[in-house]
């Protein structure tokens, strides 16, 4: 360096244009329940890499960008 891929709460993850002011688990945090703890119930706070474009509308679809990974390719 050329091409393919990948990037969403602290972790892992769901989404395939409108049902997403983004669900879910674990895991924090509060309350309840308990003589204590555990375990359970119940709420609650937490995320779409970045920047532009197309659309009436974009987590999604183009392109760039940075981060990773795959391959191919130079590398005397």
């Nucleotide at each position: 360096g050329g091409c393919c891929c990948c990037a969403u709460c602290g972790u892992c993850u769901a989404g395939a244009g409108g049902c997403c002011u983004a669900g879910g688990a674990c895991g924090a945090a509060g309350c309840c329940c308990u003589c204590u703890c555990a375990a359970g119930g119940c709420u609650u706070a937490a995320a779409c890499a970045c920047g532009g474009g197309u659309u009436c509308g974009a987590a999604u679809c183009c392109c760039g960008u940075u981060g990773g990974g795959g391959u191919c390719a130079c590398c005397a």

This is a predicted structure of a 76-nucleotide RNA (transfer RNA) from a Chloroflexota bacterium. Rfam family: tRNA. From the family's description: Transfer RNA (tRNA) molecules are approximately 80 nucleotides in length. Rfam classes the family as a transfer RNA.